[in-house]
Molecule: transfer RNA
Organism: uncultured Lachnospiraceae bacterium
RNA sequence: GCGCGAGUGGCUCAGUGGUGGAGCAUUACCUUGCCAAGGUAGGGGCCGCGGGUUCGAAUCCCGUCUCGCGCU
Numbered sequence: 001g002c003g004c005g006a007g008u009g010g011c012u013c014a015g016u017g018g019u020g021g022a023g024c025a026u027u028a029c030c031u032u033g034c035c036a037a038g039g040u041a042g043g044g045g046c047c048g049c050g051g052g053u054u055c056g057a058a059u060c061c062c063g064u065c066u067c068g069c070g071c072u
Base pairs, nucleotide, nucleotide: 001071002070003069004068005067006066007065010024011023012022013021018055026042027041028040029039030038048064049063050062051061052060
């Protein structure tokens, strides 16, 4: 330099055009003499960044940044 893959709550990951989700973690409450375990409810994201297409974009297209793999 070229190609491919990945980037989505604190963490690990789903979500391939039509209301952004799950598990763990976290907060409050219940339960217990206390802890742990368990139960109920909540908070936390404008989807790496910038543009474009579209009535509508996490999703399609272009550029760019970071990480990984391969080739030269």